[in-house]
RNA sequence: AGCGGCGCGCCUAACACAUGCAAGUCGAAUGGGUUCAGACCCAUGGCAAACGGCUGCGUAACACGUUGGAAUCUGCCCCGAACUCAGGGAUAUCCCUCCGAAAGGAGGAGUAAUACCGGAUGCCCCUGUACCGUUACUGGUACAGGGAAAGAUUUAUCGGUUCGGGAGGAGCCUGCGGCCUAUCAGCUCGUUGGUGAGGUAACGGCUCACCAAGGCAAUGACGGGUAGCUGGUCUGAGAGGACGACCAGCCAGAAUGGAACUGUGACACGGUCCAUACUCCUACGGGAGGCAGCAGUGAGGAAUCUUCCGCAAUGGACGAAAGUCUGACGGAGCGACGCCGCGUGGUGGAUGAAGGCCUUAACUGGUUGUAAACACCUGUUCUGAGGGACGAAAUUUUUGACGGUACCUCAGGAGAAAGUAUCGGCAAACCCUGUGCCAGCAGCCGCGGUAAGACAGGGGAUACAAGUGUUACUCGGAAUUACUGGGCGUAAAGCGUCUGUAGGUGCUUUGGAAAGUCUGAGGUAAAAGCUCGGGGCUCAACCCUGAGAUCGUCUCGGAAACUUCCAGAGUUGAGCAGUGGAGAGGCAUCUGGAAUGUCGCAUGUAGGAGUAAAAUCCGUAGAGAUGCGAUAGAACGCCAAAAGCGAAGGCAGGAUGCUGGCCACUUGCUGACACUGAGAGACGAAAGCGUGGGGAGCGAAGCGGAUUAGAUACCCGCGUAGUCCACGCCCUAAACGAUGCGAGCUCGAUGUGGGAGGUUCUCAAUUGCCUUCCGUGUCCAAGCUUACGCGGUAAGCUCGCCGCCUGGGAAGUACGGCCGCAAGGCUAAAACUCAAAGGAAUAGACGGGGACCCACACAAGCGGUGGAGCAUGGGGUUUAAUUCGAUAAUAAGCGAAGCACCUCACCCAGGUUUGACAUCUCGGGAAUCUCCCGGAAACGGGGGAGUGCCGCAAGGAACCCGAAGACAGGCGCUGCACGGUUGUCGUCAGCUCGUGCCUUGAGGUGUACUGUUUAAGUCAGCGAACGAGCGCAACCCUCAUCCUGUGUUGUUUUUUCACAGGAGACUGCCGCCUCCAAGGCGGAGGAAGGUGGGGAUGACGUCAAAUCAGCGUGGCCCUUAUACCUGGGGCAACACCCGUGCUACAAUGGCCGGUACAAACCGUUGCAAACCCGCGAGGGGGAGCCAAUCGGACAAAGCCGGUCUCAGUUCGGAUUGCAGUCUGCAACUCGACUGCAUGAAGUUGGAAUCGCUAGUAACCGUGAAUCAGCUACGUCACGGUGAAUAUGUUCCUGGGUCUUGUACUCACCGCCCGUCAAGUCAUGAAAGGUAGGAGCACCUGAAGCACCCUUACCCGUAAGGGGGGGUACCACGGUGAAACUACUGAUUGGGACUAAGUCGUAACAAGGUA
Repeated sequence: AGCGGCGCGCCUAACACAUGCAAGUCGAAUGGGUUCAGACCCAUGGCAAACGGCUGCGUAACACGUUGGAAUCUGCCCCGAACUCAGGGAUAUCCCUCCGAAAGGAGGAGUAAUACCGGAUGCCCCUGUACCGUUACUGGUACAGGGAAAGAUUUAUCGGUUCGGGAGGAGCCUGCGGCCUAUCAGCUCGUUGGUGAGGUAACGGCUCACCAAGGCAAUGACGGGUAGCUGGUCUGAGAGGACGACCAGCCAGAAUGGAACUGUGACACGGUCCAUACUCCUACGGGAGGCAGCAGUGAGGAAUCUUCCGCAAUGGACGAAAGUCUGACGGAGCGACGCCGCGUGGUGGAUGAAGGCCUUAACUGGUUGUAAACACCUGUUCUGAGGGACGAAAUUUUUGACGGUACCUCAGGAGAAAGUAUCGGCAAACCCUGUGCCAGCAGCCGCGGUAAGACAGGGGAUACAAGUGUUACUCGGAAUUACUGGGCGUAAAGCGUCUGUAGGUGCUUUGGAAAGUCUGAGGUAAAAGCUCGGGGCUCAACCCUGAGAUCGUCUCGGAAACUUCCAGAGUUGAGCAGUGGAGAGGCAUCUGGAAUGUCGCAUGUAGGAGUAAAAUCCGUAGAGAUGCGAUAGAACGCCAAAAGCGAAGGCAGGAUGCUGGCCACUUGCUGACACUGAGAGACGAAAGCGUGGGGAGCGAAGCGGAUUAGAUACCCGCGUAGUCCACGCCCUAAACGAUGCGAGCUCGAUGUGGGAGGUUCUCAAUUGCCUUCCGUGUCCAAGCUUACGCGGUAAGCUCGCCGCCUGGGAAGUACGGCCGCAAGGCUAAAACUCAAAGGAAUAGACGGGGACCCACACAAGCGGUGGAGCAUGGGGUUUAAUUCGAUAAUAAGCGAAGCACCUCACCCAGGUUUGACAUCUCGGGAAUCUCCCGGAAACGGGGGAGUGCCGCAAGGAACCCGAAGACAGGCGCUGCACGGUUGUCGUCAGCUCGUGCCUUGAGGUGUACUGUUUAAGUCAGCGAACGAGCGCAACCCUCAUCCUGUGUUGUUUUUUCACAGGAGACUGCCGCCUCCAAGGCGGAGGAAGGUGGGGAUGACGUCAAAUCAGCGUGGCCCUUAUACCUGGGGCAACACCCGUGCUACAAUGGCCGGUACAAACCGUUGCAAACCCGCGAGGGGGAGCCAAUCGGACAAAGCCGGUCUCAGUUCGGAUUGCAGUCUGCAACUCGACUGCAUGAAGUUGGAAUCGCUAGUAACCGUGAAUCAGCUACGUCACGGUGAAUAUGUUCCUGGGUCUUGUACUCACCGCCCGUCAAGUCAUGAAAGGUAGGAGCACCUGAAGCACCCUUACCCGUAAGGGGGGGUACCACGGUGAAACUACUGAUUGGGACUAAGUCGUAACAAGGUA
């Protein structure tokens, strides 16, 4: 959620079932009852009930599929042959009697048959014997024994018996095929075979007796797990993979287990018997039952239907038939569960309506959208009415559940019929609002922390559509198990190495065979399904029909190239022999010298040893050192090498013995004898273990000394196992070439080890050269490779065989098994967890990596800071407020070039609300000035003066007051939304582009490389690069020299000074060096010389650097307040800490007196002279000056002279008191200055740290901005005096280029490891516990079949049967011991995961001990 057609519908509990139905039929087999009769009922009898229907428990099996077969049976059906004679005795129903609650049963009398029984006959059948023929008991003949029958009705049929055959059905055997597991490796006693017997429809250990000891198994026996099998279904290009619903074939099962009976057929779903569990009835004595038939109920579950109609059709049972029965079947019902079809309207219609949503400064624009309204039309479906089937056939009639259904006609009316999911990428579809790592989303990647296209809502869009999404499962994509069709140097992956069994593979040639192979024919491969053609439902789904396909398998025939098999031959593969050769190949024995340790003796004296430095340690009891001698054990210098040998591990003094392998040459012999190699066996470094030796040096553990925050380490001193030998174990390594073994093919160059041949020279040998074989290296072509790289020693091109891999972690771990004395080894998982782990290469960044270069970076110097006092800024603290920002370098005398009010943003108090400010509307008034009252002021109230400008005379412009609303206003937030501006790396030399070239690509080249190059990617040379851009440099300003011109306010002798214009410097000239380069060094000339000094100028970018408080600005927030006004306070606080400065600590000085020389700048709300007053700040005064004219203005250090004499001072000036001056409305908080008085700390400053390379540092004063004044000792500018040092680049810091390593890329302030602590999860072990299935042994032994016994009771004339008893087999059950599986278990082990826990720093760089 509108309709119809066709399909499908308990996947779970083979769990339990109420109720009804699902298998009966025959009177033409028979007896009886009953009725008027047709009928009907009971019983005997026959046939059926073994079919049909359901389910999938079990089963890994001849169960299934397919192929072939022989030792069989077969009711009903068909064909053929021959019969069907004459008899007998019972019995059920019924009747009578009786028992029982019931189910049922007992006794008596009587009776029929197509029921039962014997007799006769035997076309024939069965059994036995004999003979003949035969490979064969195969067939034939003869004889002996045995064996049949049923009638009914009527005149023609249906039956009955025996035999032979057919069809269909059934039983049996067999080759081949189809699941997982080896952490299941050995299994088996009727087991394997034989002889004989029994049994069966039939073969057979099917069963039994005896005999033999076999049978199966790595081509996987046995065990465990799972499972009905197939035709087929889904998917896939195919090969495959998964599955086995519906339909069809086979099998198996019928509550569970066992058993037989009847029968053609069963060991029987709706039959029997027994046992068990469960349910029901009961009068307690006994009984009954089996839905995995159709409906239906409960339960289980995510989940699956009506207690329907009909035998009309098809099919089945019975019947001669009519017919009866049939939950088979035909139909209907329910379920969008699936497939298919149809509809929900069509055409026109723009004021592009309203509304919604978005957008804009602006009701502007866009979108929803021809969508709607509106007009006209149609009638599928729907509703009503009328008509109305096929399915029904034989065969004349009769017969339709579906169903008054399908279908047809008419009428009505757009009326009753659209949803769901999605919209970040994959992947079609985008905006707004809300939210703010919250709520939430999510298949993977990932979204969400204030502008979310990813959450939620809205609008819009996209997709599909009566459905749409989600979940689960299967195949595909996945070449991601690779047969088709993958790999193994470094990504996962070559066994540590060899020998060799099975197996796999295998040289040339001839002949034969024909298993594989190829081919022809035939059989089979059920139907359905699939494909194609045709047809029927209006189409389709669906159905019918024809053809094809069905890749398999069997049989017969053919071919012989290849593989295979048999036979023969061959020699090149392989091997043997012969002649030579090299070698640390192995084992054993003997032996040598150097060094080291120890011991003895001697000489000799205070140290030795050790380290970055030390100490422990040794030494006056004589060390170390030196000399001589003795002794012990281990290892073998030079030779020595990219060398040699070995299968690998590995092998090194010398000699001898034994012994393995290899190479070359010769071509004699064998004649494919070969290659590989699962299992198996052998060897196998070091460490380790056992027993016994040995023990010099070294040296795990251990002890001590150092180092360190610690130091269970690195360093040092000692030192035990061990290292060595013999014997026995262990069996692992980065056992590596991270590269299995063998064979063939495929360019070159150059070494080296071992041999052979040739050649040159020679008497000969050597040497050299050439060729060749076998080893061992390097570089490279083709080719291969993700790249790195490999490249005749392949990782190239091929072949054969083996081993191994399949995301990371858990884990090479657990459990099990095998091995080991142990340590441990081999084999080898899962749960859980992550979305990566990994390789190679690239660009960066980084390194306690390397090379080169630069910089006041260090060094060399000079002066400071850090200590003191003060100033100033910051932190912190405090506070009503101490407004805000700036925080390593790159914040901190910074924003602030001026905080008493103002500024001002903060606090307290008092006030205002269209507002202090802008625009618009309306009303009023010019503006303005002034006075009074209240008040701290803002503000409130009142009085007075005053009337302007333009004008066409209506009014207008500016200004003020009032009113209402739009709006103003915000130093409120976000610098992580931005613009602009700025800092820093850094004035470092770099950063890029176009085209080309190289690379799969990222990317590289250019920009590399070289240079005694440069300040420079500056220049030159070379070069797969050639050019270009932004940077560098230059162009610009200023200073230094000169010239020319001009010249007042400057100068006046030239000079100087000021302004304007010009000249000059370019490595131009010379010499040397370098590559005849770029350039460097030196020199000349010159005022100046190699960018002459200084300035301005800051590449691509980095730090989410700084600033929303300078300004602008998006978004958010406030709107009687976060806005505005006013008074006062605060920004100035003060235990402390830090930064930047000033003044000092004194004699290179302080003080006093005299005296000399600047530059730059400023001045009309201003600078102010002379002169007068005051000790002074200052006051008075006002000339002059809009300034080269006047003024500020005296420069100071310096120089001359005097004094002080090393002291807390005549140093130093803080602090404090008093008295003043000036600015200003106002100096209390909180100004500067002056005078007098006071006279603190401080005697050169710890660790550490800053600036500066020349007119620089240092010292000295001067001016200006801001500004009423000033907290300026700050900042910016100006001149005066005027040094020292640089050997150099080892180190520190920063930077540039190249190179190297990297596990870093938020880029080392990186990454990252382990214990511990906390939480969660899964899992192993564990004393034990619970459950389960299977096996073994023993006990018991129902029913049943078989056999045996039976004098008791019954039937029968008898034979015999029933009954009774026993034996064997045997189900359930019981007991026992041991094993297995699953679950559970105090405790315990490790593992995984979890934003900010603890301890260290193991790894990544030389990771700081590779």